[in-house]
Molecule: c-di-GMP-I riboswitch aptamer
Organism: Desulfobacteraceae bacterium
RNA sequence: AGAUGAAAAAGCCAAACCUGUCGUGAGGCAGGGACGGAAAACCACGGGUCUUAAUGAGACAGCCGGGUUGCUAAA
Numbered sequence: 001a002g003a004u005g006a007a008a009a010a011g012c013c014a015a016a017c018c019u020g021u022c023g024u025g026a027g028g029c030a031g032g033g034a035c036g037g038a039a040a041a042c043c044a045c046g047g048g049u050c051u052u053a054a055u056g057a058g059a060c061a062g063c064c065g066g067g068u069u070g071c072u073a074a075a
Stems, first nucleotide, its partner, number of pairs: 012037002017032006035062001041068003045065003048060004
């Protein structure tokens, strides 16, 4: 210096639900809330699920995989 990585602490994020708001909708955003999370940070690349009157297209990264970045650090 690198890999793996227990425990604890600090800080971080925030499911369901409620309110407001935007959207036809899936859902997004803001506030409350806390089930959980070391990538529950970011990217729709592969699969998947979902939406839409319109297959034109769109939503989900807290469904799985992949990519990029990343906090603490005993043995």